[in-house]
């Protein structure tokens, strides 16, 4: 220098103005407003996919039905998540991927090719017998799964023996089951030794079985406070000897009048909690391969809104881009360096109960590492 694999950080920084949220604290006409101080998005705040917190709602107890997960082991409050592994596959390699549990319980399913496709087949060819024929050859009866040819997939493989010709039909090696056994491993599994011709196909992302786990709806859960009107329950005064109202406040008048008042108590609007100290953060120590878990200090106002804040401008660095010059490499195309100018301020994206994941989206800087080129 090419080309690649894992991982770890960072999310432009500073400073002036001049706005926005929320907390405190003073002022203050105490409803509010102003003032000073301190807090204000992420690495995914995203998707809303899994898994909990929490809340209401259901539930005696056990079953069926449905759903989900599926290799071992450990981690965790749980997970369909992560760690370490173990088998398969993929890469020369760093390293990746895995719906990875039973197909020897039962059911079914397999397009087209092809004789046959699941208690297996005779299409070509092979051997054998019988008739016809002078013989090639030709009917017709059986026997072969060794050859050929289809397929995705044809019921182990090489060789000897053995037969008419074949065949695990016999042996010998390989390769697989299943079963005995010995080591290592907690375990999934890994290695060795023996037996038995036992050779049994594939799909379970197809019913199915095993094995273990699951109530239901989300914070618009849900808890209190709580007008105006209209309805409900009590009381009370009053229906012509007239409660009340109307003619601006009072009294007189006058006119309408069957109904007026006050308590309770349910909801509504609107409000306050929930809700920001929590499976929280940092640090350092111990156990552990690690996921993580334990002690010990510190810190905590570590954002809290409900049309929803977190923003804008200028200004100096620093990246990035574009141009033009100028130096150095190279034939060149190009590369890499400085100087000046004009532009951008970054890619992805913007909390809404809370957390643990997963997944998707995305700029960039670094560190280790594998496989090769060149040169010393």
């Nucleotide at each position: 220098g090419a080309a690649g694999c894992a991982g770890u950080c960072c999310a432009a920084a500073c400073g002036a103005u001049c706005g926005c949220c929320g907390g405190u604290c003073g002022a203050u006409c105490c409803g509010u407003u102003c003032g000073g101080c301190c807090g204000g998005a992420g690495g995914a705040a995203a998707g809303u996919c899994c898994g909990a917190a929490c809340a209401c709602c259901g539930c005696a107890g056990g079953g069926c039905a449905g759903g989900g997960u599926g290799c071992u082991c450990c981690a965790u409050a749980a997970c369909g998540u992560g760690g370490a592994g173990u088998c398969g596959c993929g890469g020369c390699g760093a390293c990746g991927c895995g719906a990875a549990g039973g197909a020897a319980a039962g059911u079914g399913c397999a397009a087209c090719a092809g004789a046959a496709a699941g208690c297996a087949g005779a299409c070509c060819g092979c051997c054998c017998c019988g008739c016809a024929c002078c013989a090639u050859u030709g009917c017709g009866g059986g026997g072969u799964a060794a050859g050929g040819g289809u397929g995705a997939a044809a019921c182990g493989g090489u060789g000897c023996g053995g037969u008419a010709a074949g065949a695990g039909c016999g042996c010998a090696c390989c390769a697989g089951u299943u079963c005995u056994u010995c080591g290592g491993g907690u375990g999934a599994c890994c290695g060795g030794a023996g037996a038995a011709g036992c050779u049994c196909g594939g799909c379970a992302a197809a019913c199915c079985c095993c094995a273990c786990c699951c109530g239901g709806u989300g914070c618009a859960a849900g808890a209190c406070c709580a007008a105006a009107u209209a309805g409900g329950g009590g009381g009370g005064c009053g229906c012509u000897g007239g409660a009340g109202g109307g003619c601006g406040g009072c009294c007189c008048g006058u006119c309408c009048g069957a109904g007026c008042c006050c308590c309770c108590g349910g909801g509504u609007a609107g409000g306050u909690c929930g809700c920001a100290a929590g499976a929280g953060g940092c640090g350092c120590c111990g156990g552990g391969u690690a996921a993580c878990c334990g002690a010990c200090g510190c810190c905590c106002u570590c954002a809290g809104a409900u049309g929803a804040a977190u923003g804008a401008u200028c200004g100096u660095u620093g990246c990035c881009c574009g141009c033009c010059g100028c130096c150095g490499g190279g034939u060149a195309a190009c590369c890499g360096g400085c100087c000046g100018c004009a532009g951008g301020u970054c890619a992805c994206a913007g909390a809404a109960u809370u957390c643990g994941g997963c997944u998707u989206a995305c700029g960039g800087a670094c560190u280790g590492c594998u496989u090769u080129g060149g040169c010393c």